Predicted 3D model of a 321-nucleotide part of an RNA (large-subunit ribosomal RNA, domain IV) from a metagenome. RNAcentral holds the full RNA, with entries from SILVA.
[in-house]
Context: one part of a larger RNA
RNA sequence: CUAAUGAUUAAGGAACUUGGCAAAUUAGCGGGCGUAAGUUAGCAAUAAGCCCUGCCUAUAGCAAUAUAGGCCGCAGCGAAUGACGUGGGGGGGACUGUUUAUCAAAAACACAGCUUCCUGCUAACUCGAAAGAGGAUGUAUAGGAAGUGAUGCCUGUCCAAUGCCAGAAUGUUAUGCUCUCUUGUUCACGCUCGAGAGUUAAGCACUGGUGAAUGACGGCCGUAACUAUGACGGUCCUAAGGUAGCGAAGUACCUUGUCGGGUAAGUUCCGACGCGCAUGAAUGGCACAACCAUCCCCACACUGUCUUAAUCUUAGACUCG
Repeated sequence: CUAAUGAUUAAGGAACUUGGCAAAUUAGCGGGCGUAAGUUAGCAAUAAGCCCUGCCUAUAGCAAUAUAGGCCGCAGCGAAUGACGUGGGGGGGACUGUUUAUCAAAAACACAGCUUCCUGCUAACUCGAAAGAGGAUGUAUAGGAAGUGAUGCCUGUCCAAUGCCAGAAUGUUAUGCUCUCUUGUUCACGCUCGAGAGUUAAGCACUGGUGAAUGACGGCCGUAACUAUGACGGUCCUAAGGUAGCGAAGUACCUUGUCGGGUAAGUUCCGACGCGCAUGAAUGGCACAACCAUCCCCACACUGUCUUAAUCUUAGACUCG
RNA backbone atom coordinates (compact mmCIF):
# COMPACT_ATOMS: atom_id res chain seq x y z
C1' C A 1 0.00 0.00 0.00
C1' U A 2 -4.24 -3.64 -1.10
C1' A A 3 -8.21 -6.54 0.88
C1' A A 4 -11.81 -7.90 4.95
C1' U A 5 -20.33 -8.52 4.97
C1' G A 6 -13.04 -6.86 10.52
C1' A A 7 -12.70 -3.62 15.18
C1' U A 8 -11.76 1.06 18.30
C1' U A 9 -11.30 6.50 19.03
C1' A A 10 -10.60 12.86 22.40
C1' A A 11 -13.77 17.29 21.13
C1' G A 12 -17.58 18.31 17.68
C1' G A 13 -22.04 15.69 15.51
C1' A A 14 -24.15 15.53 8.66
C1' A A 15 -20.10 20.65 8.78
C1' C A 16 -19.58 14.90 4.29
C1' U A 17 -22.31 14.06 0.02
C1' U A 18 -26.29 14.32 -5.89
C1' G A 19 -28.44 12.12 -1.54
C1' G A 20 -27.08 10.42 6.06
C1' C A 21 -24.75 6.32 0.63
C1' A A 22 -22.19 3.47 4.33
C1' A A 23 -21.87 2.95 9.39
C1' A A 24 -23.88 3.93 14.09
C1' U A 25 -28.32 4.21 17.05
C1' U A 26 -32.85 1.30 18.84
C1' A A 27 -33.37 -3.82 21.50
C1' G A 28 -36.86 -10.28 24.74
C1' C A 29 -43.55 -8.87 20.06
C1' G A 30 -41.65 -10.16 28.91
C1' G A 31 -44.77 -7.29 32.70
C1' G A 32 -47.24 -2.57 34.40
C1' C A 33 -48.82 2.31 33.00
C1' G A 34 -49.74 5.31 28.91
C1' U A 35 -50.76 6.51 23.81
C1' A A 36 -52.07 12.18 19.22
C1' A A 37 -53.78 13.93 14.50
C1' G A 38 -56.48 11.47 10.96
C1' U A 39 -60.04 7.59 9.73
C1' U A 40 -63.43 3.77 5.16
C1' A A 41 -64.43 3.20 12.81
C1' G A 42 -61.42 -2.00 10.97
C1' C A 43 -57.32 0.91 12.07
C1' A A 44 -53.44 4.43 13.00
C1' A A 45 -50.74 1.31 17.45
C1' U A 46 -45.71 -2.55 19.86
C1' A A 47 -47.93 4.97 17.98
C1' A A 48 -45.05 8.17 20.99
C1' G A 49 -43.41 8.04 26.06
C1' C A 50 -42.38 6.32 31.34
C1' C A 51 -41.36 2.41 34.96
C1' C A 52 -40.05 -2.76 36.44
C1' U A 53 -36.86 -7.12 35.65
C1' G A 54 -31.52 -10.74 40.15
C1' C A 55 -31.43 -13.42 44.86
C1' C A 56 -33.46 -14.61 50.09
C1' U A 57 -37.56 -14.74 53.65
C1' A A 58 -42.79 -14.33 54.95
C1' U A 59 -48.01 -14.22 53.58
C1' A A 60 -52.01 -15.48 49.87
C1' G A 61 -52.67 -18.96 45.91
C1' C A 62 -52.83 -25.68 42.94
C1' A A 63 -49.79 -22.56 40.08
C1' A A 64 -48.51 -18.47 37.17
C1' U A 65 -48.14 -14.39 40.13
C1' A A 66 -49.04 -10.44 43.74
C1' U A 67 -47.80 -7.84 48.30
C1' A A 68 -44.34 -6.79 52.35
C1' G A 69 -39.43 -6.99 54.38
C1' G A 70 -34.34 -7.90 53.50
C1' C A 71 -29.32 -8.89 50.62
C1' C A 72 -25.35 -8.07 46.79
C1' G A 73 -23.09 -5.83 42.55
C1' C A 74 -20.69 -0.82 38.09
C1' A A 75 -24.21 -3.84 35.86
C1' G A 76 -30.04 -8.73 37.40
C1' C A 77 -32.97 -11.00 29.12
C1' G A 78 -25.94 -9.82 34.48
C1' A A 79 -21.96 -13.92 29.68
C1' A A 80 -23.17 -16.01 24.57
C1' U A 81 -27.07 -16.39 21.12
C1' G A 82 -31.06 -14.06 19.02
C1' A A 83 -33.44 -9.41 18.73
C1' C A 84 -37.99 -2.77 15.61
C1' G A 85 -34.22 3.67 15.36
C1' U A 86 -38.32 7.25 15.92
C1' G A 87 -41.50 11.35 14.56
C1' G A 88 -43.65 15.24 11.08
C1' G A 89 -45.08 17.14 5.96
C1' G A 90 -45.86 16.11 0.68
C1' G A 91 -46.02 13.33 -4.57
C1' G A 92 -47.46 8.48 -6.78
C1' G A 93 -49.97 3.83 -6.76
C1' A A 94 -55.80 2.10 -3.00
C1' C A 95 -54.37 -2.62 -0.89
C1' U A 96 -51.73 -8.61 -0.79
C1' G A 97 -49.58 -9.78 -5.47
C1' U A 98 -46.44 -9.64 -10.69
C1' U A 99 -42.07 -8.03 -13.75
C1' U A 100 -36.85 -6.85 -17.45
C1' A A 101 -33.34 -15.43 -15.44
C1' U A 102 -27.80 -12.16 -16.08
C1' C A 103 -27.20 -3.43 -14.70
C1' A A 104 -34.18 -1.20 -13.95
C1' A A 105 -38.95 -4.09 -8.46
C1' A A 106 -41.06 0.97 -9.94
C1' A A 107 -45.26 5.63 -10.21
C1' A A 108 -44.78 -0.03 -14.90
C1' C A 109 -48.26 -4.97 -15.07
C1' A A 110 -52.20 -7.27 -12.44
C1' C A 111 -56.25 -6.56 -9.17
C1' A A 112 -61.48 -6.39 -6.85
C1' G A 113 -64.94 -2.61 -8.50
C1' C A 114 -67.08 0.40 -12.85
C1' U A 115 -68.58 0.88 -18.05
C1' U A 116 -69.25 -0.18 -23.24
C1' C A 117 -69.69 -3.60 -27.41
C1' C A 118 -70.70 -8.58 -29.35
C1' U A 119 -73.23 -13.41 -28.54
C1' G A 120 -80.26 -16.91 -28.32
C1' C A 121 -76.76 -21.88 -28.77
C1' U A 122 -74.79 -25.83 -34.64
C1' A A 123 -73.72 -18.81 -29.84
C1' A A 124 -70.17 -15.03 -30.52
C1' C A 125 -64.92 -15.72 -30.61
C1' U A 126 -60.22 -18.75 -31.33
C1' C A 127 -57.25 -22.84 -33.69
C1' G A 128 -57.63 -25.63 -38.15
C1' A A 129 -57.61 -25.79 -46.55
C1' A A 130 -61.15 -29.66 -43.83
C1' A A 131 -63.06 -33.12 -40.59
C1' G A 132 -63.09 -31.40 -36.03
C1' A A 133 -61.66 -29.14 -31.29
C1' G A 134 -61.73 -25.30 -27.55
C1' G A 135 -65.70 -21.93 -25.79
C1' A A 136 -68.72 -25.85 -22.53
C1' U A 137 -70.68 -31.41 -20.86
C1' G A 138 -71.49 -23.90 -20.00
C1' U A 139 -76.70 -20.96 -21.83
C1' A A 140 -77.21 -13.68 -21.08
C1' U A 141 -76.50 -13.64 -12.78
C1' A A 142 -73.34 -17.16 -19.12
C1' G A 143 -69.31 -16.56 -22.59
C1' G A 144 -66.07 -13.38 -25.68
C1' A A 145 -63.67 -8.39 -26.78
C1' A A 146 -62.14 -3.44 -25.23
C1' G A 147 -61.25 0.53 -21.78
C1' U A 148 -60.85 2.26 -16.75
C1' G A 149 -58.73 0.63 -12.08
C1' A A 150 -60.53 -0.06 -4.17
C1' U A 151 -63.70 3.53 -1.81
C1' G A 152 -66.09 8.70 -1.72
C1' C A 153 -67.85 13.12 -4.77
C1' C A 154 -68.31 13.33 -9.91
C1' U A 155 -67.77 12.34 -15.12
C1' G A 156 -69.39 18.92 -18.88
C1' U A 157 -69.85 20.69 -24.58
C1' C A 158 -69.17 18.93 -29.86
C1' C A 159 -71.79 13.75 -34.48
C1' A A 160 -68.24 18.53 -38.91
C1' A A 161 -64.02 14.46 -39.92
C1' U A 162 -62.97 8.97 -39.01
C1' G A 163 -65.26 4.50 -37.17
C1' C A 164 -69.63 1.78 -35.87
C1' C A 165 -75.14 1.03 -36.01
C1' A A 166 -79.87 1.66 -38.54
C1' G A 167 -82.51 2.79 -43.11
C1' A A 168 -88.28 -1.99 -48.15
C1' A A 169 -86.94 5.19 -51.34
C1' U A 170 -83.39 7.16 -55.10
C1' G A 171 -78.45 7.30 -57.90
C1' U A 172 -74.10 4.37 -59.24
C1' U A 173 -72.27 -0.66 -59.99
C1' A A 174 -69.85 -6.60 -61.23
C1' U A 175 -71.98 -10.84 -63.04
C1' G A 176 -76.12 -13.29 -64.82
C1' C A 177 -80.86 -13.25 -67.39
C1' U A 178 -84.53 -11.28 -71.13
C1' C A 179 -85.46 -8.60 -75.65
C1' U A 180 -84.04 -6.00 -80.34
C1' C A 181 -80.50 -5.40 -84.17
C1' U A 182 -75.91 -7.26 -86.28
C1' U A 183 -70.90 -10.48 -88.32
C1' G A 184 -69.55 -15.40 -89.97
C1' U A 185 -71.57 -20.20 -91.15
C1' U A 186 -76.00 -22.86 -92.53
C1' C A 187 -81.62 -25.24 -96.45
C1' A A 188 -83.06 -24.66 -91.50
C1' C A 189 -82.53 -25.12 -86.19
C1' G A 190 -78.48 -23.55 -83.84
C1' C A 191 -73.56 -21.86 -82.77
C1' U A 192 -70.65 -17.48 -83.24
C1' C A 193 -68.89 -11.65 -83.77
C1' G A 194 -70.35 -7.01 -82.09
C1' A A 195 -73.92 -2.98 -80.66
C1' G A 196 -78.16 -1.29 -77.86
C1' A A 197 -82.31 -1.51 -74.31
C1' G A 198 -84.55 -3.62 -69.87
C1' U A 199 -83.80 -6.21 -65.25
C1' U A 200 -80.34 -7.61 -61.25
C1' A A 201 -76.34 -7.92 -55.06
C1' A A 202 -73.36 -6.26 -51.41
C1' G A 203 -70.63 -1.85 -51.41
C1' C A 204 -70.36 3.42 -52.18
C1' A A 205 -73.27 7.83 -52.57
C1' C A 206 -77.59 9.47 -49.65
C1' U A 207 -80.74 10.06 -44.76
C1' G A 208 -80.50 9.55 -39.53
C1' G A 209 -78.23 7.90 -34.80
C1' U A 210 -73.92 7.05 -31.72
C1' G A 211 -68.40 9.61 -27.01
C1' A A 212 -66.97 5.16 -20.46
C1' A A 213 -66.30 5.06 -30.00
C1' U A 214 -60.99 7.31 -32.76
C1' G A 215 -61.08 12.18 -31.38
C1' A A 216 -61.84 17.84 -30.76
C1' C A 217 -63.02 21.52 -27.02
C1' G A 218 -60.99 29.76 -30.81
C1' G A 219 -59.44 34.84 -32.37
C1' C A 220 -59.71 40.35 -32.59
C1' C A 221 -61.62 45.20 -30.72
C1' G A 222 -64.00 48.34 -27.19
C1' U A 223 -66.14 49.25 -22.31
C1' A A 224 -67.37 51.21 -15.00
C1' A A 225 -66.92 58.93 -12.26
C1' C A 226 -58.42 58.34 -10.15
C1' U A 227 -55.72 54.31 -12.01
C1' A A 228 -56.15 49.26 -12.89
C1' U A 229 -59.39 45.40 -14.12
C1' G A 230 -63.52 44.24 -17.31
C1' A A 231 -69.42 41.73 -15.02
C1' C A 232 -70.97 44.11 -20.30
C1' G A 233 -70.98 45.06 -25.80
C1' G A 234 -69.35 44.48 -31.05
C1' U A 235 -67.22 41.43 -34.81
C1' C A 236 -64.93 37.10 -37.46
C1' C A 237 -64.55 31.90 -37.63
C1' U A 238 -66.24 26.99 -35.91
C1' A A 239 -69.07 20.68 -35.37
C1' A A 240 -68.45 22.90 -30.69
C1' G A 241 -65.29 26.68 -28.39
C1' G A 242 -62.64 23.62 -21.88
C1' U A 243 -67.87 23.04 -17.53
C1' A A 244 -66.83 21.08 -12.21
C1' G A 245 -62.32 20.45 -10.30
C1' C A 246 -57.05 20.91 -9.95
C1' G A 247 -52.95 24.05 -11.12
C1' A A 248 -45.06 27.07 -11.71
C1' A A 249 -47.76 20.35 -11.01
C1' G A 250 -43.75 13.79 -11.94
C1' U A 251 -47.36 18.58 -16.77
C1' A A 252 -44.84 25.85 -16.44
C1' C A 253 -40.74 27.59 -21.67
C1' C A 254 -40.10 32.49 -19.57
C1' U A 255 -38.49 30.65 -14.03
C1' U A 256 -34.50 30.49 -8.72
C1' G A 257 -42.54 33.37 -11.23
C1' U A 258 -44.70 36.43 -6.83
C1' C A 259 -46.28 36.26 -1.64
C1' G A 260 -46.13 33.52 3.01
C1' G A 261 -43.61 29.41 6.15
C1' G A 262 -39.36 26.77 7.61
C1' U A 263 -33.09 28.15 7.79
C1' A A 264 -28.24 32.80 10.17
C1' A A 265 -28.34 31.85 4.92
C1' G A 266 -33.26 27.29 1.03
C1' U A 267 -32.67 26.78 -7.67
C1' U A 268 -35.13 21.66 -3.38
C1' C A 269 -39.61 21.42 0.32
C1' C A 270 -44.66 23.10 2.32
C1' G A 271 -49.08 26.68 1.89
C1' A A 272 -51.22 30.18 -1.39
C1' C A 273 -51.92 33.10 -6.13
C1' G A 274 -53.23 31.93 -11.70
C1' C A 275 -54.12 34.46 -19.10
C1' G A 276 -52.47 26.89 -17.52
C1' C A 277 -45.48 28.01 -23.38
C1' A A 278 -48.62 23.10 -23.63
C1' U A 279 -54.21 21.07 -16.95
C1' G A 280 -58.98 18.85 -17.14
C1' A A 281 -62.96 14.86 -16.46
C1' A A 282 -63.16 6.08 -17.31
C1' U A 283 -56.85 8.51 -23.16
C1' G A 284 -60.74 9.27 -16.38
C1' G A 285 -60.95 14.59 -12.87
C1' C A 286 -60.51 15.64 -7.69
C1' A A 287 -60.22 13.86 -2.59
C1' C A 288 -58.71 9.87 0.46
C1' A A 289 -57.78 6.20 6.02
C1' A A 290 -54.64 1.86 5.55
C1' C A 291 -50.36 -0.17 2.95
C1' C A 292 -45.01 0.61 0.31
C1' A A 293 -36.96 -2.65 0.02
C1' U A 294 -41.43 3.61 -3.92
C1' C A 295 -39.87 9.24 -4.68
C1' C A 296 -39.09 14.44 -2.29
C1' C A 297 -38.49 17.66 2.24
C1' C A 298 -37.82 18.42 7.67
C1' A A 299 -36.72 17.11 12.83
C1' C A 300 -35.00 14.02 17.20
C1' A A 301 -31.62 10.22 18.38
C1' C A 302 -27.11 8.35 16.51
C1' U A 303 -22.62 7.98 14.72
C1' G A 304 -14.99 8.25 11.57
C1' U A 305 -19.83 10.50 6.36
C1' C A 306 -16.86 14.75 7.75
C1' U A 307 -13.40 18.64 10.65
C1' U A 308 -8.60 15.21 10.62
C1' A A 309 -6.65 11.79 11.19
C1' A A 310 -4.76 7.77 14.43
C1' U A 311 -4.48 2.74 16.24
C1' C A 312 -5.37 -2.55 16.30
C1' U A 313 -6.54 -7.73 14.12
C1' U A 314 -6.23 -11.13 9.93
C1' A A 315 -4.40 -12.30 4.78
C1' G A 316 -1.26 -10.57 1.02
C1' A A 317 2.32 -7.23 -1.12
C1' C A 318 7.05 -5.29 0.59
C1' U A 319 12.16 -5.43 3.43
C1' C A 320 15.80 -8.59 5.67
C1' G A 321 17.28 -13.55 6.15